[in-house]
RNA sequence: GCGUACCGUCACGACUGGCGUCUGGGUGGAAUUGACCACCGGGAAGUGACGGGUCGCAAGAUUGCCGCGCGCCUGGGCACCUCUG
Numbered sequence: 001g002c003g004u005a006c007c008g009u010c011a012c013g014a015c016u017g018g019c020g021u022c023u024g025g026g027u028g029g030a031a032u033u034g035a036c037c038a039c040c041g042g043g044a045a046g047u048g049a050c051g052g053g054u055c056g057c058a059a060g061a062u063u064g065c066c067g068c069g070c071g072c073c074u075g076g077g078c079a080c081c082u083c084u085g
Base pairs, nucleotide, nucleotide: 001057002056006052007051008050009049010048011047012046015043016042017073018072019071020070021069025040026039027038028037029036041068054061064078065077066076
C1' cells in the first nucleotide's frame, strides 16, 4: 500500500400465507380444486455507498440465511456454485 471474513453509519429492501393450539398481530373480503388480496402495527435475510479492518499478500475463512409462541402444511426471497443469453 492492497484487502473478500468481520464491525459501524446511511439508503434501498424481497418475503411477511393456511389450519390447529392458543395470552401469543389486527380489520375487511375471498378460498380448501385453496394456503391469497388490501390497509395498519411489528419483523426482516440481503444489496449499494462511505468508513474501519483481523488472518493475510492473491489464496482463502463459510456449508447456509430470512417473515409475528409452538405444531402440521403451502409458497417465496437472498447468499454460494455451475452453465447459457